[in-house]
RNA sequence: GACGAUAAAGGCAAACCUUUUGAAAAAGAGGGACGCAAAGCUAUGGACCUAAGGGGCGUUUUGCUCUAUGGUCGCCAAGCCGCCGAAA
Numbered sequence: 001g002a003c004g005a006u007a008a009a010g011g012c013a014a015a016c017c018u019u020u021u022g023a024a025a026a027a028g029a030g031g032g033a034c035g036c037a038a039a040g041c042u043a044u045g046g047a048c049c050u051a052a053g054g055g056g057c058g059u060u061u062u063g064c065u066c067u068a069u070g071g072u073c074g075c076c077a078a079g080c081c082g083c084c085g086a087a088a
Stems, first nucleotide, its partner, number of pairs: 003085002011036002016031006034074001040080003044077003047072003053067005
């Protein structure tokens, strides 16, 4: 370097609940732990989620559909940084 232990010291925090922001997806704060050897950071590529705004169609019922400039790094890849030292 790589690798990942019934190791050691720690770390993060799913669902759910309260509250805030947002059109929504979702995110922030607090509680809470499903799990995570990068569940640290970056939206760069792919994938997925949402559709305010815009386009198309429809028209008693305020609908249907396309679209990211919005979002997910705890979806995959990639880039950068990083604790420890068993076995191989």